[in-house]
The prediction has a mean pLDDT of 82. This is a predicted structure of a 74-nucleotide RNA (transfer RNA) from a Flavobacteriaceae bacterium. Its Rfam family is "tRNA". The family's RNA type in Rfam is transfer RNA.
RNA sequence: GGCGAGGUAGCUCAGUUGGUUAGAGCGUCGGAUUCAUAACCCGGAGGUCAGAGGAUCGUGCCCCCUUCUCGCUA
Numbered sequence: 001g002g003c004g005a006g007g008u009a010g011c012u013c014a015g016u017u018g019g020u021u022a023g024a025g026c027g028u029c030g031g032a033u034u035c036a037u038a039a040c041c042c043g044g045a046g047g048u049c050a051g052a053g054g055a056u057c058g059u060g061c062c063c064c065c066u067u068c069u070c071g072c073u074a
Base pairs, nucleotide, nucleotide: 001073002072003071004070005069006068007067010026011025012024013023019057028044029043030042031041050066051065053063054062
């Protein structure tokens, strides 16, 4: 250089045929329980869906460009 896969919460990841409000587990905060702690239980906060542009009535999802990570290859 060429090809491919990927970037969604602090971390690991879902997200269906483009249309409900963007979700789960872990973590974190608060509460309950306990003499106390852990575990278990209840609740909350936390998101520029990598960045910009385009198509569409409408995009995390489609198209183009840029950027970063990983793999294959010369």